[in-house]
Context: one part of a larger RNA
RNA sequence: GCCUGCGAGUUAACAAGCGUUGCGUUAGGUUAAUCCGCCCAAGGCGGAGGAGCCGUAGUGAAAGCGAGGGUUAAUAGCCCGAUUAGUAGCGUUUGUUGGACCCGAAUCCGGGUGAGCUAACCUUGAGCAGGGUGAAUCCGCUGUAAAUGGCGGAGGAGGCCCGAACCCAUGUAUGUUGCAAUAUGCUGGGAUGACUUGAGGUUAGGGAUGAAACGUUUAUCGAACCCGGUGAUAGCUGGCUCUCCCCGAAAUAUAUUUAGGUAUAGCCUUAAAAGUUGAGCUUUGGAGGUAAAGAUACUGGAAGGAGACGCGGCGGGAAACCGUACGCCCUCCUACCAAACUCAUAAUGCCAAAGUUUCUAUUUUAGGAGUCAGUACGCGGGAGCAAGUUCCGUGGUACGAAAGGGAAACAGCCCAGACCAUCAGCUAAGGUCCCUAAAUCCGGAUUAAGUGUGAAAGGAAGUGGAAUUGCUAAAACAUCCAGGAGGUUGGCUCAGAAGCAGCAAUCCUUUAAAGAGUGCGUAACAGCUCACUGGCAUAGCGAUUCUGCGCCGAAAAUUUAUCGGGGCUCAAAUCCGGUACCGAUGCUAUGGACCCGCCUACGGCGGGUGGUAGGGGAGCGUUCCUGUAGCGGUGAAGGUCUUCCGUGAGGUUAGACUGGAGCGGCAGGAAGUGAGAAUGCAGGC
Numbered sequence: 001g002c003c004u005g006c007g008a009g010u011u012a013a014c015a016a017g018c019g020u021u022g023c024g025u026u027a028g029g030u031u032a033a034u035c036c037g038c039c040c041a042a043g044g045c046g047g048a049g050g051a052g053c054c055g056u057a058g059u060g061a062a063a064g065c066g067a068g069g070g071u072u073a074a075u076a077g078c079c080c081g082a083u084u085a086g087u088a089g090c091g092u093u094u095g096u097u098g099g100a101c102c103c104g105a106a107u108c109c110g111g112g113u114g115a116g117c118u119a120a121c122c123u124u125g126a127g128c129a130g131g132g133u134g135a136a137u138c139c140g141c142u143g144u145a146a147a148u149g150g151c152g153g154a155g156g157a158g159g160c161c162c163g164a165a166c167c168c169a170u171g172u173a174u175g176u177u178g179c180a181a182u183a184u185g186c187u188g189g190g191a192u193g194a195c196u197u198g199a200g201g202u203u204a205g206g207g208a209u210g211a212a213a214c215g216u217u218u219a220u221c222g223a224a225c226c227c228g229g230u231g232a233u234a235g236c237u238g239g240c241u242c243u244c245c246c247c248g249a250a251a252u253a254u255a256u257u258u259a260g261g262u263a264u265a266g267c268c269u270u271a272a273a274a275g276u277u278g279a280g281c282u283u284u285g286g287a288g289g290u291a292a293a294g295a296u297a298c299u300g301g302a303a304g305g306a307g308a309c310g311c312g313g314c315g316g317g318a319a320a321c322c323g324u325a326c327g328c329c330c331u332c333c334u335a336c337c338a339a340a341c342u343c344a345u346a347a348u349g350c351c352a353a354a355g356u357u358u359c360u361a362u363u364u365u366a367g368g369a370g371u372c373a374g375u376a377c378g379c380g381g382g383a384g385c386a387a388g389u390u391c392c393g394u395g396g397u398a399c400g401a402a403a404g405g406g407a408a409a410c411a412g413c414c415c416a417g418a419c420c421a422u423c424a425g426c427u428a429a430g431g432u433c434c435c436u437a438a439a440u441c442c443g444g445a446u447u448a449a450g451u452g453u454g455a456a457a458g459g460a461a462g463u464g465g466a467a468u469u470g471c472u473a474a475a476a477c478a479u480c481c482a483g484g485a486g487g488u489u490g491g492c493u494c495a496g497a498a499g500c501a502g503c504a505a506u507c508c509u510u511u512a513a514a515g516a517g518u519g520c521g522u523a524a525c526a527g528c529u530c531a532c533u534g535g536c537a538u539a540g541c542g543a544u545u546c547u548g549c550g551c552c553g554a555a556a557a558u559u560u561a562u563c564g565g566g567g568c569u570c571a572a573a574u575c576c577g578g579u580a581c582c583g584a585u586g587c588u589a590u591g592g593a594c595c596c597g598c599c600u601a602c603g604g605c606g607g608g609u610g611g612u613a614g615g616g617g618a619g620c621g622u623u624c625c626u627g628u629a630g631c632g633g634u635g636a637a638g639g640u641c642u643u644c645c646g647u648g649a650g651g652u653u654a655g656a657c658u659g660g661a662g663c664g665g666c667a668g669g670a671a672g673u674g675a676g677a678a679u680g681c682a683g684g685c
Base pairs, nucleotide, nucleotide: 001685002684003683004682005681006680011098012097013096014095015094016093017092018091019090020089021088022087023086028054029053030052034048035047036046037045038044039043058065059064068080069079070078071077101239102238104236108229109228110227111226112225113224119203120202121201122200123199124198125197126196127195128193130162131161132160133158137154138153139152140151141150142149166190167189168188171186172185173184174183205221207217208216209215242619243618244617245616246615247614252265253264254263255262256261266371267370268368269367270366271365272364273363274362277361278359279357280356281355282354283353284352285351286350293342294341299338300337301336303334304333305332306331307330310328311327312326313324314323315322316321374399375398377395378394379393380392381391382390383389404415405414406413419592420591421590422589424588425587426586430582431581432580433566434565435564439579441578442577443576444575445574446573452568458552459551462549463548464547465546466545467544468543469542470541471540480535481534482533483532485509486508487507491503492502515530519528520527593609594608595607596606597605598604599603620674622671623670624669625668626667627666628665630663631662638658639657640656641655642654644651645650
């Protein structure tokens, strides 16, 4: 992992609702313990037992009063009542209390078991190759007044040195389903000591022991192990077993030691009651200050210009006064802004009434829920640089709980809501060259970028359309030919400054025309060129604005890789118009099933049947029991395989093989009553 088996809402008491049965509805219903009798004796049946319980009257805190009672000074008012149904079983649903649907902690406490591992201690034993160093002390010699001292020899100290056994474990590699639940190789530390070690003994769980690491205390330690309290508790995770039919949510508000829990409300369901009260539309009447807008209508913000008096600053001036790209103030003109501005003010929405509709809800009471993590999208907003961000509002019958078609693939986008069947038809979104169903369809235009088939600020004689304006047969624009001069190298500055470093100025003349010079150039000149003019030649040439489509801007990591692919250029791209066709579980057609409503009701008509949590209804099957019709060695149950029936759970529909002794149709009853999931449990492989 697979297969087989086992595996989770039970039971008791009480309460409430619903269903049903008995009695009662002319006010009653019912026994409990216990006792007696009987039986098929564990368990029942019949009888006795009226204690008690519920109901038949309420009201008041109560005394109490009573179809009334309470409040009160009150008789007023107000509150609760009175004109009638219950009760006892059984079944079922829910609640409460119990382990209470099942499995699951880490814990806490009690009583015991452990020091054969390890920690420390006690008693008694054992072990330490070899080599090195050479303390005290002693002896001899020397030396001294005597010593200290010096030399030589003997000696053999040490938590001394090197290094085996032994003990330990520094680094590293291997190992990591290992040789091994801590090892192996190499390397390393101690090795006469606070050394190592055998045997026997002592200390025990909030205790021991500890050269102290919360270390160790039998592979277990920030409190051992075993059993018990114990089915601890778990607002947490996981799991929870047959079928069909009807309806069908929520992810919100308020509160919460509350935020992944819960309570009440909201939304769902079932039953009963009310009976149009609901929804849409139209009309009429209301409340309101948003969007847009506005500004001499307020509160604020915030530009430019003009004018004149004044004040201030700055500059000039002896002053008067003048100047001012500065500030204030006043007047006028022009242009503007606001969530916490509004003179004025929509649409929609909201409230109400009436009418209307081939819509069908709505409200109340009672039983049962689930939901309280929501999500994306469109629109209106707050926060944020932003986000598939976050927080509100609003919408779709979006997803959730919705399948089908489209978007290559793609919960939330577009179309559309799947009862079943059909080798029938029509459409929606979206499509019609091939993959791939349907137009290589028709008419008109654009694009040349493979734009289409990813992107901004910004940039550009790309190209189409529209418009305004200038020059032009007195010859424009462009090319080519020629001229482009003189005063003058203007003045200043400067080493130089000659059109052309820079500063100020920018005249005159000759002319068809020619700047005190547009650019290149020189050290400075020179040189080239332009403006400007003539000629040649010839018909259009410039400038600006708006707009359609394109261009650049444009760099990423496995492989083209930003059309799904092939591929596409008067298109298979884009825009405008048209006609066909394809295209879904939509709609239609034909047949069938079920649910609801209505009716003239054995039938017909109309409407409906996606669905998670969840509510409701109807059934199938298993084991056992009661009653009853039956079957079985001429072959029961069970097994394997066909066939038939039923919407399904399923079925003695029929049959074959196997098997070898019991089975179970019908009517009821009772449950250890249905498995694929629980890192489920047991077994097999």